[in-house]
A computed fold for a 114-nucleotide RNA from Sphingobacterium allocomposti, annotated as SAM riboswitch aptamer (S box leader). Its Rfam family is "SAM riboswitch aptamer (S box leader)". On this family, see Grundy and Henkin, Mol Microbiol 1998: "The S box regulon: a new global transcription termination control system for methionine and cysteine biosynthesis genes in gram-positive bacteria". The coordinates come from a structure-prediction model, not an experiment, and the mean pLDDT is 85.
RNA sequence: GAUUUAUAAAGAAGUGGCGAGAGACUGGCUCGAUGACCCACUGGCAACCUUCAAUGCAAAUUGAAAAGGUGCCAAUUCCUGUCCAGCAUAAUAUCGUGCUGGAGCAUAUAAAUG
Numbered sequence: 001g002a003u004u005u006a007u008a009a010a011g012a013a014g015u016g017g018c019g020a021g022a023g024a025c026u027g028g029c030u031c032g033a034u035g036a037c038c039c040a041c042u043g044g045c046a047a048c049c050u051u052c053a054a055u056g057c058a059a060a061u062u063g064a065a066a067a068g069g070u071g072c073c074a075a076u077u078c079c080u081g082u083c084c085a086g087c088a089u090a091a092u093a094u095c096g097u098g099c100u101g102g103a104g105c106a107u108a109u110a111a112a113u114g
Base pairs, nucleotide, nucleotide: 002113003112004111005110006109007108008107013042014041015040016039017038021031022030023029025081027079028078043073044072045071048069049068050065051064052063053062054061055060077106082103083102084101085100086099087098088097089096
C1' cells in the first nucleotide's frame, strides 16, 4: 500500500529544539516570525485492542477499570466537492444560485485478513 468492519458535532497542552510554510486533495476560510507545521520530553483525553462484572445457549448487549499496544490533544473529518429531498429566489416549469437535511465519495484512526 490492498480488503473488511467500526468510529469521526464530545474530550484533552505545557516546556525545549528547528525555522517557513501548515490545515490530505479542489475551491473557500483559517493558523503561522507574538514561531505555526514538524521533532523531543512531560502532562492529559479517550476507550479501538485489553481486563473485570451482569444478562444471554450463543452471537452479543450493558456497566466499570486504565497497567500495557495504538490513537488523539485549533476550528464538526474546519467547511466544501457527487447524488437525492425540502424551502427560498425568478415569471408556471427547467436550468442557475442560496439555505437546510439525508445518502455517498474521499480521508483519518483502530481491529482483523491476505